[in-house]
Molecule: transfer RNA
Organism: Patescibacteria group bacterium
RNA sequence: GCGGGAGUGGCUUAGUGGUAAAGCAUCUCCUUGCCAAGGAGAAGAUCGCCGGUUCGAAUCCGGUCUCCCGCU
Numbered sequence: 001g002c003g004g005g006a007g008u009g010g011c012u013u014a015g016u017g018g019u020a021a022a023g024c025a026u027c028u029c030c031u032u033g034c035c036a037a038g039g040a041g042a043a044g045a046u047c048g049c050c051g052g053u054u055c056g057a058a059u060c061c062g063g064u065c066u067c068c069c070g071c072u
Base pairs, nucleotide, nucleotide: 001071002070003069004068005067006066007065010024011023012022013021018055026042027041028040029039030038048064049063050062051061052060
């Protein structure tokens, strides 16, 4: 330099055009003599960044950044 893959709450992932979901973690309450476990609830991501297409983009297109793999 060329090709491919990945980037989504603190962490791990899902969601492949119709308004972002789950588990763990965090906080509050209940339960317990206390802790743990268990139960109920809450907060938290506008989806790496910029632009385009569309009535509508995490999703499609272009560029760009970071990481991984391969080729030279």